[in-house]
Transfer RNA from Candidatus Nanoclepta minutus, 72 nucleotides, folded computationally.
RNA sequence: GGGCCCGUAGUCUAGUGGCAUGACGCCGCCCUGACUAGGCGGAGGUCCGGGGUUCAAAUCCCCGCGGGCCCA
Numbered sequence: 001g002g003g004c005c006c007g008u009a010g011u012c013u014a015g016u017g018g019c020a021u022g023a024c025g026c027c028g029c030c031c032u033g034a035c036u037a038g039g040c041g042g043a044g045g046u047c048c049g050g051g052g053u054u055c056a057a058a059u060c061c062c063c064g065c066g067g068g069c070c071c072a
Base pairs, nucleotide, nucleotide: 001071002070003069004068005067006066007065010024011023012022018055026042027041028040029039030038048064049063050062051061052060
């Protein structure tokens, strides 16, 4: 330098056009003599940045940035 894939909450992850899902963790309550486990509830994400297409974009297109693999 070229090709392909990926980027979503503190961490991991689903979602492939119609206002983001679950798990772990965190906070509160229940349970217990107490802790763990378990049950119920809650906070936390403007989806890597910018632009475009569209009535509508995490999703499609373009340009960047970051990461991984392969080729040279």

Background:
It matches the Rfam family "tRNA". By type it is a transfer RNA. NCBI's taxonomy places the organism under Archaea, Nanobdellati, Nanobdellota, Candidatus Nanoclepta.